[in-house]
A computed fold for a 78-nucleotide RNA from an Actinomycetota bacterium, annotated as c-di-GMP-I riboswitch aptamer. The sequence was found by an Rfam model in a public genome assembly. Lineage of the source: Bacteria > Bacillati > Actinomycetota. Its Rfam family is "c-di-GMP-I riboswitch aptamer". From the family's description: GEMM was predicted in a large-scale screen for bacterial structured RNA regulatory elements. Model confidence (mean pLDDT): 90 of 100. The model forms 95% of the base pairs in the Rfam consensus.

RNA sequence: GGACGAAAAAGGCAAACCCGUCGCGAGGCGGGGACGCAAAGCCAAGGGUCUCCUUACAGAGAUAGCCUGGCUACCGAA
Numbered sequence: 001g002g003a004c005g006a007a008a009a010a011g012g013c014a015a016a017c018c019c020g021u022c023g024c025g026a027g028g029c030g031g032g033g034a035c036g037c038a039a040a041g042c043c044a045a046g047g048g049u050c051u052c053c054u055u056a057c058a059g060a061g062a063u064a065g066c067c068u069g070g071c072u073a074c075c076g077a078a
Stems, first nucleotide, its partner, number of pairs: 004076002012037002017032006035065001041071003045068003048063005
């Protein structure tokens, strides 16, 4: 340095649900709250799912805690 991830240590994130707020919506953000997470940090590139719109095609979005891929990173037993 790469790979790997311990019934290790330090630290981290935060599902459902509730409150507030923004959005037509999927959903976002803030607070509370912890089901979980070794990238549950970041990127909508490919696929999936979802929303709006459309007769349909098309179009515009959401999701990184659905998968793949890319970038970056704490710790250090086997």